[in-house]
RNA sequence: CGUAUAAAACGGCAAAAUCUUUUAAAAAUGAUGACACAAAGCUUUAGGGACUAUAGUUAUAGUUGGUAACUAUGUCAGCCAUCUUCCGAA
Numbered sequence: 001c002g003u004a005u006a007a008a009a010c011g012g013c014a015a016a017a018u019c020u021u022u023u024a025a026a027a028a029u030g031a032u033g034a035c036a037c038a039a040a041g042c043u044u045u046a047g048g049g050a051c052u053a054u055a056g057u058u059a060u061a062g063u064u065g066g067u068a069a070c071u072a073u074g075u076c077a078g079c080c081a082u083c084u085u086c087c088g089a090a
Base pairs, nucleotide, nucleotide: 012037017032018031019030021028022027035078041083043081047080048079049076050075051074056070057069058068059067060066
């Protein structure tokens, strides 16, 4: 590259929004729902990035615990990513 012939798969997951619950917040749990996704499977104890700032620290104000900044031990894997990986004339 050509010829012949199939068989498998025909499923998974679940955005926004709404209700519920947890929480200081980010965000998360459950239900409904379906935007998308061939890794939207797992993993924050490979690594990076982003979000939040309760507690803490500093500054200022000042005797009311206000305002501002810094900071993760918190959060995001449907931000990148490690690892694993289904069917297939691959």
c-di-GMP-I riboswitch aptamer from Paenibacillus sp. FJAT-29882, 90 nucleotides, folded computationally. It matches the Rfam family "c-di-GMP-I riboswitch aptamer". A reference for the family is Weinberg et al. (2007), "Identification of 22 candidate structured RNAs in bacteria using the CMfinder comparative genomics pipeline", Nucleic Acids Res. Model confidence (mean pLDDT): 84 of 100.